The prediction has a mean pLDDT of 82. Transfer RNA from a Pseudomonadota bacterium, 72 nucleotides, folded computationally. It matches the Rfam family "tRNA". Rfam classes the family as a transfer RNA. The organism belongs to Pseudomonadota, within Bacteria.

């Protein structure tokens, strides 16, 4: 340099046009002599950046940035 996959919550990942979710983590409650587990509740995001299309974009298109793999 070329090709491919990816970038969404603190972490691991869903969501592929109609106002963004799960699990874990964290906080509180409950339980216990105490701790953990189990149970209940809460906290969460400028969806990598900038444009475009659309009534409407995390989702489609373009450019750029970053990560991983392959080729050279």
């Nucleotide at each position: 340099g070329g090709c491919a996959a990816g970038g969404u919550a603190g972490c691991u990942c869903a969501g592929a046009g109609g106002c963004a979710g799960a699990g874990c983590a964290c906080c509180g409650c409950c339980c216990u002599c105490a701790u953990a587990a189990a149970g209940c509740g809460g906290c969460c995001g400028u969806c990598g950046u900038g444009g475009g299309u659309u009534c409407g974009a995390a989702u489609c298109c373009c450019a750029c940035c970053c990560u991983u793999g392959c080729c050279a």